Model confidence (mean pLDDT): 84 of 100. The part of an RNA shown here (large-subunit ribosomal RNA, domain I) has 538 nucleotides and comes from a metagenome. The full RNA is in RNAcentral, with records from SILVA.

[in-house]
Context: one part of a larger RNA
RNA sequence: AGCAUAGGGCGGAUGCCUUGGCACCAGGAGCCGAUGAAGGACGUGGAAAGCUGCGAAAAGCUUCGGGAAGGCGCACACAGCCAAUGAUCCGGAGAUAUCCGAAUGGGGCAACCCGUCUAGGAAAAGCCUAGACACUACUAGAUGAAUCCAUAGUCUAGUAGAGGGAACUCGGAGAACUGAAACAUCUAAGUAUCCGAAGGAGGAGAAAGAAACAUCGAUUUCCUAAGUAGCGGCGAGCGAACGGGAAAGAGCCCAAACCAAUGCAAUGCAUUGGGGUAAGGACUGCAUACGGAAUCUUACGAAAUAGAGGAAGUGUUUUGGGAAAGCACACCAAAGAGGGUGAAAGUCCCGUAGACAAAAUUUCAAAAGAGCCAGCAGGAUCCAGAGUACCACGGGACACGAGAAACCCUGUGGGAAGACGGGGGGACCACCCCCCAAGGCUAAAUACUCCCUGGUGACCGAUAGUGCAAAGUACUGUGAAGGAACGGUGAAAAGAACCCCGGGAGGGGAGUGAAAAAGAACCUGAAACCCUAUGUUU
Numbered sequence: 001a002g003c004a005u006a007g008g009g010c011g012g013a014u015g016c017c018u019u020g021g022c023a024c025c026a027g028g029a030g031c032c033g034a035u036g037a038a039g040g041a042c043g044u045g046g047a048a049a050g051c052u053g054c055g056a057a058a059a060g061c062u063u064c065g066g067g068a069a070g071g072c073g074c075a076c077a078c079a080g081c082c083a084a085u086g087a088u089c090c091g092g093a094g095a096u097a098u099c100c101g102a103a104u105g106g107g108g109c110a111a112c113c114c115g116u117c118u119a120g121g122a123a124a125a126g127c128c129u130a131g132a133c134a135c136u137a138c139u140a141g142a143u144g145a146a147u148c149c150a151u152a153g154u155c156u157a158g159u160a161g162a163g164g165g166a167a168c169u170c171g172g173a174g175a176a177c178u179g180a181a182a183c184a185u186c187u188a189a190g191u192a193u194c195c196g197a198a199g200g201a202g203g204a205g206a207a208a209g210a211a212a213c214a215u216c217g218a219u220u221u222c223c224u225a226a227g228u229a230g231c232g233g234c235g236a237g238c239g240a241a242c243g244g245g246a247a248a249g250a251g252c253c254c255a256a257a258c259c260a261a262u263g264c265a266a267u268g269c270a271u272u273g274g275g276g277u278a279a280g281g282a283c284u285g286c287a288u289a290c291g292g293a294a295u296c297u298u299a300c301g302a303a304a305u306a307g308a309g310g311a312a313g314u315g316u317u318u319u320g321g322g323a324a325a326g327c328a329c330a331c332c333a334a335a336g337a338g339g340g341u342g343a344a345a346g347u348c349c350c351g352u353a354g355a356c357a358a359a360a361u362u363u364c365a366a367a368a369g370a371g372c373c374a375g376c377a378g379g380a381u382c383c384a385g386a387g388u389a390c391c392a393c394g395g396g397a398c399a400c401g402a403g404a405a406a407c408c409c410u411g412u413g414g415g416a417a418g419a420c421g422g423g424g425g426g427a428c429c430a431c432c433c434c435c436c437a438a439g440g441c442u443a444a445a446u447a448c449u450c451c452c453u454g455g456u457g458a459c460c461g462a463u464a465g466u467g468c469a470a471a472g473u474a475c476u477g478u479g480a481a482g483g484a485a486c487g488g489u490g491a492a493a494a495g496a497a498c499c500c501c502g503g504g505a506g507g508g509g510a511g512u513g514a515a516a517a518a519g520a521a522c523c524u525g526a527a528a529c530c531c532u533a534u535g536u537u538u
Stems, first nucleotide, its partner, number of pairs: 001537009015523001016488002020460002022457007029449002031164002039100003042055003046078001050074002061094006070082003105114003115133007135161009168199001169197005179186001183233001209216002220247005230238002251441003254385001258274007280383003283378004291373002295370003301364005307356001313329004318325001330347002332336001338350003390414007400426001421436005475482002495522001498509004
């Protein structure tokens, strides 16, 4: 030194466990913010580093309810307190709420610096306290240049906005890798990304529609039609609609004609009110009620935010440290879901089923009331959305790549008609049919889940599952950013008094415990690796 055996050390695999995750289901909630948000800084405890809570009234204050014996958070010790005159705790409503942050009196290297005015503190120029003082838009009023009237501007008051938010929605801008087995049209893809806007949804939406000689009757979503018709270096690929079936269901308001009033530069124009809106209306004539709903208020009711009550088992000299196990005989069950208890409990504890409960705030629903809406006939006249429709050129969007390319949007130019009119039916024309553009609003069915409550899992079980069994921490980086590891004594600390060796660490006794080969470097404790002893080989 090798090998073998035995005993240890180191190490933390494995098994078991779960405080944490993952995915989904149901219900709720779906916005917060100048009444100062989201997010932070700094404070705040008897002693207080971190987390949590809170804000100079600072682990808290008031009040209204619940609840009932113990409390002073995580956090186990000390000190000192509170509590049946009801504390701690739970819920509703309030008070307080430093500084930064849209940050808004001015400034600024965020959490800091510096003001002005008014009021109060007996006077004060100083100090303290309270309040106000940003910008933009709109409305109203005042004031008011060049410039006479005026206008611009300025000032005052009121109202609103500003910023944040996981995904979802709409709009503006908009790639490349990639695929085409290369690559340029094409694809990826109107995706990623950036910006703007809105809301609990958003967008769309009451036919200048779709069809086909029969009709349907706003929009949206799903199933189908259908990977069809088509588009396509007819390559790669892209990819409808009609129709059918479901979910949901809701329709309305202006402009104008006409009437009235007011003002003016007056055959008119402007403003305000009425009227009126595609089964067209005005206008003329006749009627004036049945009814309707998406507005507002609220009774009764339901629900949310604390809770209360809630059946039924004992024995055992069986085992064990321990009974919930075994044995014996019972009981409840609208409750044999689940968790805990020294092991494996329907009947020990928390619960569970069923049935109950709210001073306060909120939501839903809605009887009733208020306000709002509202008919028939006639067909002479009037009205019915203009730089619009349409055309040319250039783009875009339509499943549709310029194509026979309609329909839709529009950058440039041209530019109508007026219901005896106009648009569409995939070039275009005729016939026929459908509809009425150039104004606006509209719930539901649909999308999503930062968040709350309850539940589920042939999901994970500490190298897994979230990056995190708490951590965006430690640490790295100038910065944008990157980004860990770390769980388990025991039923109960009963956490080892006392003695001995030692400077200590550590160990040996003693003691606790079922166990200390559970001793805090703590369940189990594999392997690599190290040591000791013995045997053996060289």